A computed fold for a 74-nucleotide RNA from an Acidobacteriota bacterium, annotated as transfer RNA.
Taxonomically the source falls in Acidobacteriota (Bacteria, Pseudomonadati).
The sequence was found in a public genome assembly.
It matches the Rfam family "tRNA". Rfam describes the family as follows. Transfer RNA (tRNA) molecules are approximately 80 nucleotides in length. Its family is annotated with triplet codon-amino acid adaptor activity in the Gene Ontology.
Its mean pLDDT, the model's own confidence on a scale to 100, is 83.
RNA sequence: GGCGGUGUAGCUCAGCCGGUUAGAGCGAACGGCUCAUAACCGUUAGGUCAAGGGUUCAAGUCCCUUCACCGCCA
Numbered sequence: 001g002g003c004g005g006u007g008u009a010g011c012u013c014a015g016c017c018g019g020u021u022a023g024a025g026c027g028a029a030c031g032g033c034u035c036a037u038a039a040c041c042g043u044u045a046g047g048u049c050a051a052g053g054g055u056u057c058a059a060g061u062c063c064c065u066u067c068a069c070c071g072c073c074a
Stems, first nucleotide, its partner, number of pairs: 001073007010026004019057001028044005050066005
């Protein structure tokens, strides 16, 4: 340099054919339970959906450009 893939919560990842509220597990905080800790149970917080632009009534999802990372080829 060429081709392909990935980017969504602190971490690991879902999100079907665009559709109105973005979710799970772990972790965190708080509470329950316990003599106490762990485990277990409950509640809560936590998101520029990589960035910019476009299409659309509507974009995490489609299109374009850029950035970062991974793989293959040279």